[in-house]
Context: one part of a larger RNA
RNA sequence: CGAAGGAGACUUGCGGGGCACUAUCCAUAGUACGAGAGGACCUGGAUGGCUGAGCCUCUGGUGUUCCAGUUGUUCCUGCCAAGGGCAUUCGCUGGGUAGCUAUGCUCGGAAGAGAUAACCGCUGAAAGCAUCUAAGUGGGAAGCUCUCCCCAAGAUAAGGUCUCCCCGCCCGUAAGGGCAUGAAGGCACCUAGGAGUCUACUAGGUUGAUAGGCUGGGUGUGUAAGCUCCGUAAAGGAGUUCAGCUGACCAGUACUAAUCUGCCGAUAGG
Numbered sequence: 001c002g003a004a005g006g007a008g009a010c011u012u013g014c015g016g017g018g019c020a021c022u023a024u025c026c027a028u029a030g031u032a033c034g035a036g037a038g039g040a041c042c043u044g045g046a047u048g049g050c051u052g053a054g055c056c057u058c059u060g061g062u063g064u065u066c067c068a069g070u071u072g073u074u075c076c077u078g079c080c081a082a083g084g085g086c087a088u089u090c091g092c093u094g095g096g097u098a099g100c101u102a103u104g105c106u107c108g109g110a111a112g113a114g115a116u117a118a119c120c121g122c123u124g125a126a127a128g129c130a131u132c133u134a135a136g137u138g139g140g141a142a143g144c145u146c147u148c149c150c151c152a153a154g155a156u157a158a159g160g161u162c163u164c165c166c167c168g169c170c171c172g173u174a175a176g177g178g179c180a181u182g183a184a185g186g187c188a189c190c191u192a193g194g195a196g197u198c199u200a201c202u203a204g205g206u207u208g209a210u211a212g213g214c215u216g217g218g219u220g221u222g223u224a225a226g227c228u229c230c231g232u233a234a235a236g237g238a239g240u241u242c243a244g245c246u247g248a249c250c251a252g253u254a255c256u257a258a259u260c261u262g263c264c265g266a267u268a269g270g
Base pairs, nucleotide, nucleotide: 001154005165006164007163008162009161010160011159015151016150017149018148021049022048023047024046025045026044027043033038050109051108052107053106054105055104059102060101061100062099066095067094068093069092070091071087072086073085075084076083077082112146113145114144119139120138121137122136166269168179169178170177171176180267181266185264186263187262188261189205190204191203192202193201210257211256212255213253214252215251216250217249220245221244226240227239228238229237230236
């Protein structure tokens, strides 16, 4: 831009893409078959491999500052104490929430229908026989068309359904012009993340819990500082204290910020 007014939802599926795998074991059954040795079809079930998707409950990883420990230092907060800086753009070490993640968890690759290939048949002539084929007709594959998953009406043959919105005046034969009005809806702008390079998408914008803050909870760390006591001056230990602190998690709460607003979009549709 089109899709013959504009708009918001929900859809059909022309067509395209994906998937398609496989082993072992158990039962049937030591049955059928076979002199024996051996040893099934069919059917049902279990567990794997490979592969794909999703997820974080579990097992782990990471988690650059959430907690703690700790060495050195001619450094800083006046000093003690307590903190901080630097030693990798975590100094080192032990843990670790959310998120992300696999080696972890869940699920799929199922079953079926139709037409067929090789092949196996039935009936059957040409050719009194025979012959699956010439007329006719049946079976038959991981393959083909469907069935399952994804995209999909620019499928220009542009599909369908539902709902919403717009009904003024004047001049003019008309085209058109002037005035009035500006719908449904959308965009801008702003707060954000389950989304994300940008865009888009999604959740919100005071009729508000969208983000921050605060409060409570959870989680993690592991018992803060100060004070008291013990310890020889210490190092250190005990009590107060399952303390203190706590990113991303879960709620509550308008305290802060989403203020105010602008633009597009018409007048009933060749």
Predicted 3D model of a 270-nucleotide part of an RNA (large-subunit ribosomal RNA, domain VI) from a groundwater metagenome. The full RNA is in RNAcentral, with records from SILVA. Model confidence (mean pLDDT): 87 of 100.